[in-house]
RNA sequence: GCAUGGUUGGUUUAGUGGUAUAAUCGCCGCCUGCCACGCGGUGGACCCGGGUUCGAUUCCCGGACCAUGCA
Numbered sequence: 001g002c003a004u005g006g007u008u009g010g011u012u013u014a015g016u017g018g019u020a021u022a023a024u025c026g027c028c029g030c031c032u033g034c035c036a037c038g039c040g041g042u043g044g045a046c047c048c049g050g051g052u053u054c055g056a057u058u059c060c061c062g063g064a065c066c067a068u069g070c071a
Stems, first nucleotide, its partner, number of pairs: 001070007010024003018054001025043006047063005
C1' cells in the first nucleotide's frame, strides 16, 4: 500500500430502516437485628463527516482506530 471483518452506556453485549436489549456498574427503596443475597425503581450508549430516504445504529461513499491476510 491492497483486501476482508469489526467499532453500540464505565465494561461486556443484542438489535439489518420507525428514537436500542440484556448483564454488570452507580444511586434510591423494599427485605434483614446489621451486612450479604434477593426484589423493584432510576441513571448512563449507536467512532467521525457526507449521501440516499418521510425517517439511518441499520443501506451507500470517504475518514479514524483495531484485528487478520497479502505485498